């Protein structure tokens, strides 16, 4: 460095429920854990979704790729 352990210290939190915001996709907070080794951050490429007659305007980082940063640390 790669790799990621029936390891450790911790971390995040799907569905669902409640409240608030948004036309909506969704977001935030609380509860809750299906999962996660970047499920930390960034809409850059693809993708999906919303809105709109369309131009367009948006959402998703827990869809994939990419970029930036980062905890632990066993066998090999």
């Nucleotide at each position: 460095a790669c790799g990621g352990a029936g390891a450790a210290c911790g971390c995040c939190a799907a569905a669902c429920c409640u409240g608030c915001c948004g036309u909506g996709a969704g977001g935030c907070a609380g509860g809750g854990a299906c999962g996660g080794a970047a499920a930390g951050c960034c809409a850059c490429g693809g993708g999906u979704c919303u809105u709109g007659u369309g131009c367009g305007a948006g959402a998703c980082a827990g869809c994939c790729g990419g970029g930036c940063c980062g905890c632990c640390g066993a066998u090999g």
Molecule: c-di-GMP-I-GGC riboswitch aptamer
Organism: Desulfobacteraceae bacterium